[in-house]
Formats: sequence, C1' cells, structure tokens
RNA sequence: GGUUCCAUAGCCAAGUGGUAAGGCAACAGACUGCAACUCUGUCAUCAUCGGUUCAAGUCCGAUUGGGACCU
Repeated sequence: GGUUCCAUAGCCAAGUGGUAAGGCAACAGACUGCAACUCUGUCAUCAUCGGUUCAAGUCCGAUUGGGACCU
C1' cells in the first nucleotide's frame, strides 16, 4: 500500500427495513429481627458524520478505533 471482518447498556450478547431480545452486574421495592436466597420493577443517541427511505441498529458513502490476510 491492497483486500476483508468487527464496533449494540458497566460486562457478555441476539436482532437480515416497521416500537432494540436475553443473561450477569448495578439501583429501587417486596420478603427477613438484620442479612442471604427468591420475587417485582428500572437502566440504550446502536462508534462518529452524512445520504437513501414514509420509516435505518439493519442499506450506501466517508471518518475513527480494533483484528485478520496479502504485498
């Protein structure tokens, strides 16, 4: 230098154009003499900027960061 993959919550992670699943953690509540366990509830600008579209996590372009291969 070229090709290619990845980026979603504090962590892991699903989601192939139509309201962003789930687990762990955290916080609040119930329970308890106090805790633990258990149960209920809460927590997302989808890396950034732009474009396409009635509608974008998803499609397109650029940028940023990380990985792989080739040279």
Predicted 3D model of a 71-nucleotide RNA (transfer RNA) from an uncultured Erysipelotrichaceae bacterium. It matches the Rfam family "tRNA". About the family: Transfer RNA (tRNA) molecules are approximately 80 nucleotides in length. Gene Ontology term of the family: triplet codon-amino acid adaptor activity. Its mean pLDDT, the model's own confidence on a scale to 100, is 82.